The RNA shown here (transfer RNA) has 73 nucleotides and comes from a Candidatus Doudnabacteria bacterium.
Rfam family: tRNA. Rfam links the family to the GO term triplet codon-amino acid adaptor activity.
The sequence was found in a public genome assembly.
The prediction has a mean pLDDT of 80.
Lineage of the source: Bacteria > Bacteria candidate phyla > Candidatus Doudnaibacteriota.
RNA sequence: GGGCCCUUAGCUCAUUUGGUAGAGCGCCUGCUUUGCAAGCAGGAGGCGACCGGUUCGAUCCCGGUAGGGUCCA
Numbered sequence: 001g002g003g004c005c006c007u008u009a010g011c012u013c014a015u016u017u018g019g020u021a022g023a024g025c026g027c028c029u030g031c032u033u034u035g036c037a038a039g040c041a042g043g044a045g046g047c048g049a050c051c052g053g054u055u056c057g058a059u060c061c062c063g064g065u066a067g068g069g070u071c072c073a
Stems, first nucleotide, its partner, number of pairs: 001072007010025004019056001027043005049065005
């Protein structure tokens, strides 16, 4: 320098032939307990790395940028 892949909630990951995103753990509240833990019920939390484009509409298509991984030189 070039090819390919990845970048989604605090963490680990789902969700793709485009129709306004979920799970587990963690966090908060309540119940239960003498108290803690466990258990049960409920809740908060992301607009999808960043910028732009296509589209009525994009996490999911296209281009660029950044970071990471891997291979080649």